This is a predicted structure of a 73-nucleotide RNA (transfer RNA) from a Sandaracinaceae bacterium.
It matches the Rfam family "tRNA". The family's RNA type in Rfam is transfer RNA.
The prediction has a mean pLDDT of 82.
The organism belongs to Sandaracinaceae, within Bacteria.
RNA sequence: GCUCUCGUAGUGAAAGGGACGAUCACGCGGGUCUCCGGAGCCCGAGAUCCUGGUUCGAUUCCAGGCGAGAGCG
Repeated sequence: GCUCUCGUAGUGAAAGGGACGAUCACGCGGGUCUCCGGAGCCCGAGAUCCUGGUUCGAUUCCAGGCGAGAGCG
């Protein structure tokens, strides 16, 4: 330098162009329970890498950028 894959809460993953407030687990905060913790149960906060484009509507499709990984030279 070229090609391919990926980028979503703190971490790891889901999400057919439209269902509701983007879902789940762990973690975090609170409550309940307990002599105190833990476990269990209940509640809560927290995310779509950036900029454009297509569309009535984009996490999803397209382009560019940035970043990570793999292969080739």